[in-house]
Molecule: transfer RNA
Organism: Octopus bimaculoides
RNA sequence: GCCCCAAUAGCUCAGUGGUUUAGAGCACUGGUUUCGUAAACCAGAAGUCGCGAGUUCGAAUCUCGCUUGGGGCA
Numbered sequence: 001g002c003c004c005c006a007a008u009a010g011c012u013c014a015g016u017g018g019u020u021u022a023g024a025g026c027a028c029u030g031g032u033u034u035c036g037u038a039a040a041c042c043a044g045a046a047g048u049c050g051c052g053a054g055u056u057c058g059a060a061u062c063u064c065g066c067u068u069g070g071g072g073c074a
Stems, first nucleotide, its partner, number of pairs: 001073007010026004018057001028044005050066005
């Protein structure tokens, strides 16, 4: 230098064009329970979907560029 893959909650990930809102597990906060802690159960908070542009009636999702990370070739 070229090619491929990935980027979504604090962490690990799902979601491959539509219904109105972006979800799960773990973690976190509050409560129930306990003499107390843990566990269990109930509830809650947490996201400009990496950044910018484009296509579309409509984009986390498709296209282009950039950034970061990983892999391959030279």